[in-house]
């Protein structure tokens, strides 16, 4: 340099052919329980879906570009 692939909450992940208010676990916070904790139970909060632009009635999903991670191949020395 070329091609492919991944990027979604603090962490790990789901979302199948473009169509619900983007879901789940852990962690966090609040409450219950307890002598106090842990564990358990109930509830809550937390997402510009890597940035920007485009297509569409509608985009996490499709297209372009940029950024970052990974893989393969090639070139120079």
């Nucleotide at each position: 340099g070329a091609u492919c692939u991944c990027g979604u909450a603090g962490c790990a992940u789901a979302a199948u052919u473009g169509g619900a208010u983007a879901g789940u676990g852990c962690a966090u916070c609040u409450g219950a329980c307890u002598a106090c904790g842990a564990a358990u139970c109930a509830g809550a909060a937390g997402g510009u879906u890597g940035g920007g632009g485009g297509u569409u009635c509608g985009a996490g999903u499709c297209c372009c570009u940029c950024c970052g991670g990974g893989a393969u191949c090639a070139c120079u020395a």
Transfer RNA from Bacteroidetes bacterium GWE2_29_8, 77 nucleotides, folded computationally. RNAcentral holds the sequence, with entries from ENA. Taxonomically the source falls in Bacteroidota (Bacteria, Pseudomonadati). It matches the Rfam family "tRNA". By type it is a transfer RNA. Rfam describes the family as follows. Transfer RNA (tRNA) molecules are approximately 80 nucleotides in length. Its family is annotated with triplet codon-amino acid adaptor activity in the Gene Ontology.